c-di-GMP-I riboswitch aptamer from Steroidobacter denitrificans, 91 nucleotides, folded computationally. The organism belongs to Steroidobacter, within Bacteria. RNAcentral holds the sequence, with entries from Rfam and Ribocentre. Its Rfam family is "c-di-GMP-I riboswitch aptamer". From the family's description: GEMM was predicted in a large-scale screen for bacterial structured RNA regulatory elements. Genes associated with GEMM are involved in a diverse array of functions, including chemotaxis regulation, signal transduction, secretion and chitin.
RNA sequence: UACUGCUCAGGGCAAACCUGCCGAAAGGCGGGGACGCAAAGCCACCGGUCUAAGGUUCGCGAUGUCGGGCUACGAUAGCGGGGUUGCCAGG
Numbered sequence: 001u002a003c004u005g006c007u008c009a010g011g012g013c014a015a016a017c018c019u020g021c022c023g024a025a026a027g028g029c030g031g032g033g034a035c036g037c038a039a040a041g042c043c044a045c046c047g048g049u050c051u052a053a054g055g056u057u058c059g060c061g062a063u064g065u066c067g068g069g070c071u072a073c074g075a076u077a078g079c080g081g082g083g084u085u086g087c088c089a090g091g
Base pairs, nucleotide, nucleotide: 003090004089005088012037013036017032018031019030020029021028022027035078041084042083043082045081046080047079048076049075050074054071055070056069057068058067059066060064
C1' cells in the first nucleotide's frame, strides 16, 4: 500500500413493522425491532426516483379551505455512479 473479502478479532450499523415527536408531503429524528450491510461511515457533484408547501398555468356545476398540469429551492448516501475517511484478515 493498488487490490481481494474464503477465513479470524473486537465489534458496528439497522429494513419492514409498532410507537412518540418534527414536516404540507416525500421523509427525518428518538425508543422498540432485525431484513439485510465490509463502508448500510461521511458528502446531493452526475444520473435516477419520491414529494409539491410555495410558485406558475389551465379548468369550472364559477372564484373555492375547489380540481388538473408543470416545477425543488424539499427528500433519498439502504437506487446507481463519483468523491472522501476507515476496522480486521489475505496479499